[in-house]
RNA sequence: GGAUGAAUAGCUCAGCGGCAGAGCAACGGUUUGUUAAACCGAUGGUCGAAAGUUCGAAUCUUUCUUCAUCCG
Numbered sequence: 001g002g003a004u005g006a007a008u009a010g011c012u013c014a015g016c017g018g019c020a021g022a023g024c025a026a027c028g029g030u031u032u033g034u035u036a037a038a039c040c041g042a043u044g045g046u047c048g049a050a051a052g053u054u055c056g057a058a059u060c061u062u063u064c065u066u067c068a069u070c071c072g
Base pairs, nucleotide, nucleotide: 001071002070003069004068005067006066007065010024011023012022013021018055027041028040029039030038048064049063050062051061052060
């Protein structure tokens, strides 16, 4: 330099163009002599950035950024 893939909650990841979710962690509570475990609850997101298409974009298109793999 070229090709491909990825970027969504603190972490690991879902999400067929129509209200953004799960598990784990952290927090509060119940239980226990205490801790752990178990159970319950609430919180936590400008969906990597910018533009475009669309009534409507995490999702489609383009460019950029970062990371990974491959080729040279």